Context: one part of a larger RNA
RNA sequence: GAUUGAACGCUGGCGGCAGGCUUAACACAUGCAAGUCGAGCGGAAACGAUGGGAGCUUGCUCCCAGGCGUCGAGCGGCGGACGGGUGAGUAACGCGUAGGAAUCUACCCAGUAGAGGGGGAUAGCCCGGUGAAAACCGGAUUAAUACCGCAUACGCCCCACGGGGGAAAGGCCGGGAUCUUCGGACCGGUCACUAUUGGAUGAGCCUGCGUAAGAUUAGCUAGUUGGUAGGGUAAAGGCCUACCAAGGCGACGAUCUUUAGCUGGUCUGAGAGGAUGAUCAGCCACACUGGAACUGAGACACGGCCCAGACUCCUACGGGAGGCAGCAGUGGGGAAUAUUGGACAAUGGGCGCAAGCCUGAUCCAGCCAUACCGCGUGUGUGAAGAAGGCCCUAGGGUUGUAAAGCACUUUAAGUUGGGAAGAAAAGUUAUUGGUUAAUACCCAAUAGCCGUGACAUUACCAUCAGAAUAAGGACCGGCUAAUUCCGUGCCAGCAGCCGCGGUAAUACGGAAGGUCCAAGCGUUAAUC
Repeated sequence: GAUUGAACGCUGGCGGCAGGCUUAACACAUGCAAGUCGAGCGGAAACGAUGGGAGCUUGCUCCCAGGCGUCGAGCGGCGGACGGGUGAGUAACGCGUAGGAAUCUACCCAGUAGAGGGGGAUAGCCCGGUGAAAACCGGAUUAAUACCGCAUACGCCCCACGGGGGAAAGGCCGGGAUCUUCGGACCGGUCACUAUUGGAUGAGCCUGCGUAAGAUUAGCUAGUUGGUAGGGUAAAGGCCUACCAAGGCGACGAUCUUUAGCUGGUCUGAGAGGAUGAUCAGCCACACUGGAACUGAGACACGGCCCAGACUCCUACGGGAGGCAGCAGUGGGGAAUAUUGGACAAUGGGCGCAAGCCUGAUCCAGCCAUACCGCGUGUGUGAAGAAGGCCCUAGGGUUGUAAAGCACUUUAAGUUGGGAAGAAAAGUUAUUGGUUAAUACCCAAUAGCCGUGACAUUACCAUCAGAAUAAGGACCGGCUAAUUCCGUGCCAGCAGCCGCGGUAAUACGGAAGGUCCAAGCGUUAAUC
């Protein structure tokens, strides 16, 4: 000099844009953060509508009915493995980079083939019981895109000549003939379903090289190193087991100890390098501590399950419940770090045919001079060089065109009014094309209509009034730009280094003046 996720002191007008627990991976009150689908299913707890009845207070209450709108609880499907947080652990194939072969991949895209015929349960509802309650138990009954067989098997798997094994489910919309028990069958469209091939995406695995410090750590290792056989996995492999051999690593630093998430990057520097890893992005690891698996395409799963432990809470003492390193917020720790805010309008995600629902992701707003950037706090004129202050050789000098006065302007703040863009969609109507037996339905395109904004009192523009509402901080011995007076008297004090102070202190304290920065200025800490 540059820099910072900074803090402290004094001071503080506005806006833009970013950032905001670096410490206790300490403990957490409260609310929210993952649901959705009735176009899979049986249904109907609540609300509304409809119909009927009763009561009256004449527009309410009660009862009943059919599931019409819808929908609690439940079965079922998909999603809760993404998104969000943190950096404890990890010196490692964890990360970075360059390669590799022995693998899997829901949803998505393209292709091929199929979707035939049956069965038995179960939750919920209902009934009952135990219990203080929560949890729970028993009985009967019922559905499915839930579950299980049979058939079929091009392709697929095992074996490779035979042979053996294995699948499925329907829903919605529309309809000309034909059939009909008037429910439908049947046909078409669409969404689902089964098997399989290829792709895409994502993931698992292996290897070369690189990636801290310490030798006041020199030897380490028995599943250890390799082989054979078997098991296991989606998959190679001591990954696991049995047997056999005795290997494997190490001064090119093994092992041990300490420290640490890694990277793109960031800061500094002419560069080489040094330091660092906040925000943003990629990867990894973790989710109260330790362990284990289940489900699933995917987890050994933050807001899932089980066991153990510590802690907290409820209890009628028999027994139960919990996990903010999600967003806010609280206590604590600390020099120190924000609101228990708004909205799904946009972008994205989950579910759904869709409408839509959910979304503390996200978009916004609030707080903070924390950083960077921009603007303002007036402009011109004005010498009687006013008054006052300070200095003085007492003549004067300086503050100083500074003020006052005169003439203007109105940015920003304030008032009043106008006012974009962020909005594309979705819906509906029509036309055209595709599909089709069809002018239904559905899909695509085009046109018209309708119509969606949290931010928001938005940005921006115009209007009104008036200099009106807006300057401080540090320093002045040298380094280092800027000096005099008074007070003090090795005292009080200053200080980054050299050093000042013991009666004329440009170095302490005050004042006047000056210098440098400026909504900041200094100090401290830290890096180059």
Molecule: small-subunit ribosomal RNA, 5' domain
Organism: uncultured bacterium